[in-house]
Context: one part of a larger RNA
């Protein structure tokens, strides 16, 4: 460590359950709002975080009614109260109260805050403060007075309108008028009483609904849109005006003043098409109908009231179970009660009950309503019908296009008149426009009530069963979780122990149960632990199967069962794509849970079932307790009759000249419902884009722009200008100084970001360290504004526009679309495919076709043989054709060459035509020409699972290996491309050592049976170490594949030579002589080289020489000979096995071991092995009457079950004697799966035979939880630095406190402003948080803390903008909300204005409290003086960059003086050293230093300006003068602190250390050096030429002068909001206690230019392992 059992943790599945939800049904209502609405803020409790109720009268007051004993909500506890007949809590139901925001409405505003005006009123004599009222703007002309406004789910009418999509592209078309903006209005809107539809004949507003009818159209005649008439239902309802014409009334005009005339208002009158009506005439006053006040009756109405009937016994923790004996029912619905209850409780049937309210009657009244005749004259709806151009809506897309509507431009008729009936005319027929109202029928559901579900049951159903639109996320619009169960009752564990313990733990006790203990009902599986049994430490693996030896348990004892698993055999997961996957090609860590062909039409094919020449409803109606049944409803569909384009005819028509032929028809029954298939429209099997369009949200990010502050150590350079000297006639020039220019130099703040290294799951979603670039400028920066998405903004990179940018971000259209990916979930049984034509803007998508299934009808199929038939391959031939072609003969024609050129010839080893002789080609020659294919006939075998035809239903249309016939390529390729066959694909078994396709074989299941086939038979590894003949010697060879060449390998066969007259070979011996053959040559003698008749002699033989050697000789061999052996020896082909040739990356292989007369290779024998083949037994299944036969299988058909969940009926089922769900065991079934049963578990749950689905998971990079792995691993976030005593404490590296030591010190100090909002200080506390512990802490838990007339800001002021009454622009710009500019006028600081300072004091505040000493404003009183007086004038406030100088404080440094106090081992110094100290505010005074003289005021005249006026400002001219500012200094200051000293109590390490409180009175207002601010709103230069407006101060205007005011004293008033802490960072912004960013102020000492550096004070800190 594995297996297995057992018990446990973990973690919440599964099982029940339901407070919530979702869909509907029926009834109600269908609005709130200036009487302040939805909706919020804030408060409201004794004690209150939240929810919920209320509103300063705050979980509530008051009134009437209900009700009756309790009661202060959700929600316990305790206090503290209220009630109980003098009636509370609580319930209706009418009242008052109702804070602030918000149409928000007094003005402002950054919602829930600020500041006001007027009227009254309360304190005060007034300021001043507090209450109640009132003051936005628009409309209705104005007053008066009413009105609007904003919110709110859907339904309605209107403007306005999209894109994605679809058409397999796209633009007309379509999506659609749909989304979406925008106006409006109501309980419903809208439409509506015919200038109407008809057309044989009528009909009589609208709407809604069933049909007509997917018809009639329209349509790139595509995709699609698509009506009327007409029929059947539901409701039901009709009217007013305007005009003629009468009357009145007031105007206007005109007059001969009698009038008249025009127009206007109001009252009668009328109000329609078979016209009517005025008006004259006769007549009547009738009937009818509508509306409805007040009171009455009647009846609905809240809260509530009354309401039948049970008892005992057994189990049990409870009884509602079970027995057993009863009762009620107008109640047997539901819920609840310790389990299941008509009869225990709440209810329920049924019965009453009345406030407000409402409804019905009745109703005074009030209002409308009619006739006959006459026909002359009026009147009867005008920029209107209708025309023309553009456009839109109708079913109608401009079309032949009526009919509606109208931008624009014309433009009638008046009843003898107009429209209209789909172009127009015509006739005929309807019908009256150009004003207006109008109820149901019909649409919706945010809300109330009563209800229901073949709807969820907690990953479900709403996003939300819970403090959910909350936490949380974003700057915003917006996005958006997770999270239910103790138990019948808290009886929720007293008490004891351990332990630090309010952690937990083991007892004990409750309770039926505590493995029901709050992390609580059951508690699966992942993970993850203890014990126990086997096995495991020479072993090699998809971990599993088959066979197994010990070993353990068990037991009914039997060769049972179980548990383990030594060894052995065979075995590369699943899924998805694919031609083909262990693949090293895709998906999954793992478990649970949830995840995908569903639902509606429509037609269509089989199926049931119904009724049939028929069938059969629909909207609607009625009955009824009914979301249901039944019944009525034939408008209408279908079907019975068809042909033609059509008249039209008809079992026949049609064509046609026909009676002809021929088409289509007749001779097969329909239709209505329910299931099943697949299709169509719909999102239509689930998931996934990128992206198109519409409405809105952002410029805290970052880009630029406006505005209105800040900042930038320090050093160098040395332009212009000016002064001086030279020089000049004067100049220029020139030198010296002086000045201080400069997108000037160096170099820190600051900005940036050039290399490089680090960093990379980071300290950091862009940093760190060195390095580096700009640093008076085109500079940087803070804050406030502005410019918006097809737009912005851009010193331009497509850069930037909130970690996003070649078109942000949200919501929405919406489930766009997705010919592409990728998933798609339980079982068996039959049959079974394709990767091909043909067409396709097609090619990985599709149609048709073929191949597959199903059902049905029909008929023969299929192989052989044979006979007939068509054909032009394979071969084959070419003197048979067309083409191409070897050699050779001849040699037309040409070349060339020759005649000095030409000519006519000649010559040629040139080049060649036919032609002949040879030889041989061919897909796109063919004189020929098979074999097999295919067609038909007939024989004959054999099958009925075959073939066809016709309907439903597919899949497939990416193939692929290998043999073969070819193309193509290299007669390359696991190339490509056709033919034919096999096979994989979709096929398992057995051979091939493994290996989709090769060989052998097609697996229904089971068997420790039997034969075989490829193929094996020595061992691994089943069978021959079989048998019989060679060969092979290379381990060739036992199968990876090999060549051309060599080669006395070796066997076999064949030809030809020598050979017993003695071969070949060896061994002995000879191998001579002319000769050194002649040339050559130095030399050449057999052997460098050349000639040669290489000759000739001796011989048994012996080359004028076969090699070696020599400078040349020599020498040593050969050929050739003899001898000696003694029997075969060469030479040349051919076969058969071997041999070198032969080099690849593991010892890396024949599969391995290993074989050599073989275990090799040949050729023969006979035997065995050998599959899932065939056979034996037994079984299943499916086809047949059966006999038999069949039963491998992806796409994919068809067919038969199985498990869930709900519903009905049904067992008078089952369940505390224990349901459901877990967990184990057994039995059954071919399987999905069933059944019994131990335990657990504690309340539900089944069977049967129907019906109905959110009906079945392993993958989807699936989704949610939960748990693993890697791993106790990386890391624990700046290398500034820690140790040591002490304390507290259960515990100490981190707390405390003390010495030490380091670290920063232009900061890592201090002090603001934004931001942040309790983090402040105190005390407890240690789970969590803190990267580690923690007694600590920015954590938690409890108290506590922020004090202003002057500090910031409001009660001032205005920039940039910004709202914004009026106005105003709108062209190409609104249809509308409207946009866009914007005067008054408000707002708006980052800017002007503006009155406190020092000191002390708490734990925690201080310029805010205290002490002291100031100042503003305001209002009274008193004095004393006055022309006072604004929203008007006029000053002022008010100005930019650089530069260099002057005065002279403070820090600071020296220096000396002075005070106090300390200091020396030994010795000396003491007149010495060291340290710390030596101080001091605003206010007021006063005018030095200095600054200014081109400055600055004051007095006089005078003036055309200042919109009126002015004594005021301006301007001019004249005077006298020197004034202005302003440090510093004096005062403030008998002060008060530093310091010194003395001390209670405290702590303590024994050294001390702090220390209320007391006291002491002790020293410079010295020099030098030095500069900041002030002075200053100076001064100098410079060009880019540098805010406003208000305080302030004058002046007059109207007015007033009983006022107002100046000053001086006095006295009294002076509100609101901030305020703690942080604040370069652990408290802001980065998701963190994050090396990163974050504006302004100060910012010491030594060196030094300096804010660089480097070491240090003050002070702060050591960076949480």
């Nucleotide at each position: 460590a594995g297996c297995g059992c057992a018990c446990g943790g973990g973690g919440g599945a599964u099982a029940c359950c339901u407070u919530g939800g979702c869909u509907c049904u029926c009834a109600g209502a269908g609005g709130c709002g200036a009487c302040g609405a939805a909706g919020g803020a804030c408060g409201u409790g004794a004690u209150a975080a939240g929810c919920u109720g209320c509103g300063a009268u705050a979980a509530g007051c008051c009134g009437c009614g209900g009700g009756g004993a309790g009661g202060u909500g959700c929600a316990a506890a305790u206090a503290a109260c209220c009630g109980u007949u003098u009636g509370a809590u609580c319930c209706g139901u009418g009242g008052a109260u109702u804070u602030c925001c918000g149409a928000a409405u007094g003005g402002g505003g950054c919602a829930a805050c600020c500041c006001a005006g007027c009227c009254g009123u309360c304190a005060g004599g007034a300021a001043u403060g507090g209450c109640g009222g009132u003051u936005a703007u628009c409309c209705u002309a104005g007053a008066a007075a009413g009105g609007a406004g904003g919110c709110a789910a859907a339904c309605c009418c209107g403007a306005u309108g999209a894109a994605c999509u679809g058409a397999a592209a796209c633009a007309u078309c379509u999506a659609a008028g749909u989304a979406g903006u925008c106006g409006g209005a109501g309980g419903a809107a809208g439409a509506g009483a015919a200038a109407a539809u008809a057309a044989g004949a009528a009909u009589g507003a609208u709407u809604u609904c069933c049909c007509a009818a997917g018809u009639a159209g329209u349509g790139g005649u595509g995709a699609g849109c698509g009506a009327a008439c007409g029929g059947g239902a539901a409701a039901g309802a009709g009217c007013c005006c305007a005009a003629a014409c009468c009357g009145g009334g007031g105007a206007u005009g005109u007059u001969a003043c009698g009038g008249c005339a025009u127009g206007c208002c109001c009252g009668g009158g009328g109000u329609u098409g078979u016209a009517g009506g005025a008006c004259c005439u006769c007549g009547a006053c009738a009937u009818c109908g509508u509306g409805g006040a007040a009171a009455g009756u009647u009846g609905a109405g809240a809260a509530c009231u009354g309401g039948a009937a049970u008892g005992g016994u057994c189990u049990g923790g409870g009884a509602a179970g079970g027995c057993c004996a009863g009762c009620c029912a107008a109640a047997g619905a539901g819920g609840g009660u310790g389990a299941a209850a008509g009869u225990c409780c709440c209810g329920u049937a049924c019965a009453g009950g009345u406030a407000a309210u409402c409804a019905a009657c009745c109703g005074g009244c009030a209002c409308g309503u009619a006739g006959g005749g006459g026909a002359a004259u009026c009147c009867u709806g005008a920029g209107u019908a209708g025309g023309g151009c553009g456009g839109g809506a109708c079913c109608g897309g401009a079309g032949g296009a009526a009919u509606c509507c109208u931008g624009u431009c014309u433009g009638a008729a008046u009843c003898u008149g107009g429209c209209g009936g789909c172009a127009c005319c015509a006739u005929c027929c309807g019908c009256c426009a150009a004003g207006g109202c109008u109820a149901a029928a019909u649409a919706c559901u945010a809300c109330u009530g009563a209800g229901a579900g073949a709807c969820c049951g907690a990953u479900a159903g709403c996003g939300a069963a819970c403090a959910a639109g909350u936490a949380c996320u974003g700057u915003g619009a917006a996005g958006g979780a997770a999270a239910g169960g103790u138990g019948a009752a808290a009886a929720g564990c007293a008490c004891u122990u351990c332990g630090a313990g309010c952690a937990g733990a083991a007892g004990a006790g409750u309770g039926a149960a505590a493995u029901a203990g709050a992390a609580c009902u059951u508690g699966a599986a992942a993970c993850u632990g203890u014990g126990c049994g086997c096995u495991u430490a020479c072993a090699a693996g998809c971990g599993g199967u088959c066979g197994g030896a010990g070993c353990c348990c068990u037991u009914u004892a039997g060769u049972g069962g179980g548990g383990u698993g030594a060894c052995g055999g065979c075995g590369u997961g699943c899924c998805u794509u694919u031609u083909g996957c262990a693949u090293a090609a895709u998906g999954a860590g793992c478990c649970u849970a949830c995840g995908a062909g569903u639902u509606g039409c429509c037609g269509a094919a089989c199926u049931u079932g119904g009724c049939g020449a028929g069938g059969u409803u629909a909207a609607c109606c009625g009955u009824u307790u009914g979301a249901g049944a039944c019944g009525g409803g034939a408008a209408g569909c279908c079907g019975a009759a068809g042909c033609g384009a059509a008249a039209g005819c008809g079992a026949g028509u049609c064509u046609g000249a026909a009676g002809a032929g021929g088409g289509c028809g007749a001779g097969c029954a329909g239709u209505c419902a329910g299931g099943u298939u697949a299709g169509g429209c719909a999102g239509a099997c689930g998931c996934g884009a990128a992206a198109c369009u519409u409405a809105g949200u952002g410029a805290u990010c970052u880009a630029c722009a406006g505005a209105u502050g800040a900042c930038c150590a320090g050093g160098c350079u040395g332009a212009a200008g000016u002064u001086g000297c030279g020089u000049u006639a004067a100049a220029c020039c020139g030198c010296a100084a002086u000045g201080g220019a400069g997108g000037g130099c160096c170099g820190a703040a600051c900005c940036a970001g050039u290399a490089a290294g680090c960093g990379u799951u980071g300290a950091a979603a862009a940093g760190c360290u060195u390095u580096u670039g700009g640093a008076u400028g085109a500079g940087u920066u803070g804050u406030g504004u502005g410019u918006a998405g097809g737009a912005g903004u851009g010193a331009a990179a497509g850069g930037c526009c909130a970690a996003u940018c070649a078109a942000a971000c949200u919501g929405a259209g919406a489930g766009a679309u997705a010919g592409c990916u990728c998933g798609u979930a339980c079982u068996c049984u039959c049959c079974g495919a394709a990767a091909u034509g043909c067409c396709u803007u097609u090619a990985g998508g599709g149609g048709c076709a073929g191949c597959c299934u199903c059902g049905u009808c029909g008929u023969g199929g299929u192989a052989u043989g044979u006979c007939a038939g068509a054909g032009g391959u394979a071969a084959a031939g070419c003197u048979a054709c067309u083409g191409a072609u070897u050699g050779g003969a001849u040699g037309c024609g040409g070349g060339g060459g020759u005649u000095u050129c030409a000519c006519c010839g000649c010559c040629u080893a040139c080049c060649a035509a036919a032609u002949c002789c040879u030889g041989a080609c061919a897909a796109a020659c063919u004189c020929u020409g098979a074999a097999u294919g295919c067609u038909g006939g007939c024989a004959u075998a054999u099958u009925a699972a075959a073939c066809g035809g016709c309907g439903g239903g597919a899949g497939u249309g990416a193939g692929g290996c290998u043999a073969u016939g070819g193309g193509u390529g290299c007669u390359a390729a696991c190339g490509u491309c056709c033919g034919u066959g096999g096979c994989c694909g979709a096929g398992a078994g057995g051979g091939g050592a493994a290996u989709a396709a090769c060989c052998c074989a097609g697996a229904c299941c089971a068997u420790c049976g039997g034969u075989u086939a490829a193929g094996g038979u020595c061992c691994c590894a089943a069978a021959a170490u079989g048998c019989g003949u060679g060969u092979u010697a290379a381990g060739u060879u036992g199968g990876u594949a090999a060549a051309a060449c060599g080669a006395g390998g070796u066997c076999g066969u064949g030809u030809u030579g020598c050979a017993u007259a003695g071969a070949c070979a060896g061994c002995u011996a000879g191998g001579a002589u002319g000769u050194u053959g002649g040339c050559u040559u130095g030399g050449a003698a057999g052997c460098a080289g050349c000639c040669a008749u290489u000759c000739a002699u001796u011989u048994a033989a012996a080359g004028a020489g076969u090699g070696c050697g020599u400078a040349a000789c020599a020498g040593c061999u050969c050929a050739c000979u003899a001898g000696u052996c003694g029997a075969g020896u060469g030479a040349c082909g051919c076969g058969g096995c071997g041999u070198g040739g032969a080099u690849a990356a593991u010892a890396a292989u024949c599969g391995g071991g290993c074989a050599u007369c073989a275990a090799a290779c040949a050729c023969g024998c006979u035997a065995c092995c050998g599959a899932a083949a065939c056979u034996g037994u037994g079984g299943a299944a499916u086809a047949g009457c059966a006999a038999u036969a069949u039963u491998g299988g992806u796409a994919g058909g068809a067919g038969a079950g199985c498990a869930u969940u709900c519903c009905g009926u049904u067992c008078a089922g089952c369940g505390a004697c224990g349901a459901a769900g877990g967990u184990g065991u057994g039995u059954c079934g071919u399987g999905a799966g069933a059944c019994a049963u131990g335990c657990u578990g504690g309340a539900g749950c089944g069977u049967a035979c129907g019906g109905a689905a959110g009906a079945g998971c392993a993958a989807a990079u699936g989704u949610a939880g939960g748990c693993a792995u890697a791993a106790g691993u990386a890391a624990c976030g700046a290398u500034a630095a820690u140790g040591c005593g002490g304390g507290u404490g259960a515990g100490a590296a981190a707390c405390c406190c003390g010495c030490a030591c380091a670290c920063c010190g232009a900061a890592a100090g201090a002090c603001c402003a934004a931001g942040g909002u309790u983090u402040c200080c105190c005390g407890g506390u240690c789970a969590a948080c803190g990267u580690u512990a923690a007694u600590c802490g920015g954590a938690u838990c409890g108290g506590g803390g922020u004090u202003a007339g002057u500090c910031g800001g409001g009660a001032c002021c205005u920039a940039a903008g910004u709202g914004g009454a009026a106005g105003u622009c709108u062209g190409u710009a609104u249809a509308a909300u409207g946009g866009g500019c914007g005067c008054a006028c408000a707002c708006g600081a980052u800017g002007g204005a503006c009155a406190g300072c020092c000191g002390g004091u708490u734990a925690a505040u201080a310029u805010u409290c205290c002490g002291g000493c100031a100042c503003c404003c305001g209002a009274c009183a008193u004095g004393u003086g006055g022309g006072c007086g604004a929203a008007g004038u006029g000053u002022g406030g008010a100005a930019g960059c650089a530069g260099g100088a002057g005065u002279g404080a403070a820090a600071c440094g020296c220096g000396c003086g002075c005070g106090u106090g300390c200091u020396g081992a030994c010795g000396g110094a003491a007149u010495a050293g060291c340290a710390c100290g030596u101080u001091u505010a605003a206010g007021g005074g006063u005018g030095u230093a200095g600054a200014u003289a081109a400055a600055c005021g004051c007095c006089c005249g005078g003036g055309a300006g200042g919109c009126a006026a002015a004594u005021c400002c301006c301007c001019c001219g004249g005077g006298a003068g020197u004034g202005u500012c302003g440090a510093a200094c004096c005062u403030g200051a008998a002060a008060g602190u530093a310091c010194c000293u003395c001390a209670a109590g405290c702590c303590u390490u024994c050294g001390g250390g702090g220390g209320a409180g007391g006291g002491g009175a002790u020293a410079g207002c010295c020099g030098c050096g030095g500069u900041a601010a002030c002075c200053a709103g100076a001064c100098u230069g410079c060009c880019g030429a540098g805010a406003a407006a208000a305080a302030g101060c004058g002046c007059u205007a109207a007015g007033c002068a009983u006022a107002c005011u100046g000053c001086a004293u006095g006295u009294c008033g002076g509100c609101c909001c901030g305020u703690a802490c942080u604040g370069u960072a652990a408290a802001c912004c980065g998701a963190c206690a994050c090396a990163g960013g974050u504006g302004g102020u100060c910012g010491a000492g030594a060196a030094g230019a300096g804010a660089a550096u480097u070491c240090u004070a003050a002070g702060g800190u050591g960076c949480u392992c």
Molecule: large-subunit ribosomal RNA, half A
Organism: Bacteroidales bacterium